[in-house]
RNA sequence: UAACACAGAGGCAAUGAAGUCUGCCUGAACCGCCUCGCACUCCGCCCAUGUGUGGGGAUGAUGACUUCUCCAGGGAG
Numbered sequence: 001u002a003a004c005a006c007a008g009a010g011g012c013a014a015u016g017a018a019g020u021c022u023g024c025c026u027g028a029a030c031c032g033c034c035u036c037g038c039a040c041u042c043c044g045c046c047c048a049u050g051u052g053u054g055g056g057g058a059u060g061a062u063g064a065c066u067u068c069u070c071c072a073g074g075g076a077g
Base pairs, nucleotide, nucleotide: 009026010025011024012023013022016068017067018066019065020064021063033057034056035055036054037053038052039051040050
């Protein structure tokens, strides 16, 4: 110096906040889905797969439960 292990603390689970629980991560976890096109990957060529990117589309403020907040629709006072 690097790797590994342990401890403490913290972070994350497609849009905000709090509590509880679950899972994941230690510089990672996490950064969603459908459809079409393009590029790369592969390859003699085509197709498929994977990755990235551009266009269009659907659902959801939860990882799960409860509450609050924001937004939208309907009804009543």
The prediction has a mean pLDDT of 75. A computed fold for a 77-nucleotide RNA from Desulfosoma caldarium, annotated as Fluoride riboswitch aptamer (crcB RNA motif). Lineage of the source: Bacteria > Thermodesulfobacteriota > Syntrophobacteria > Syntrophobacterales > Desulfosoma. The model forms 100% of the base pairs in the Rfam consensus.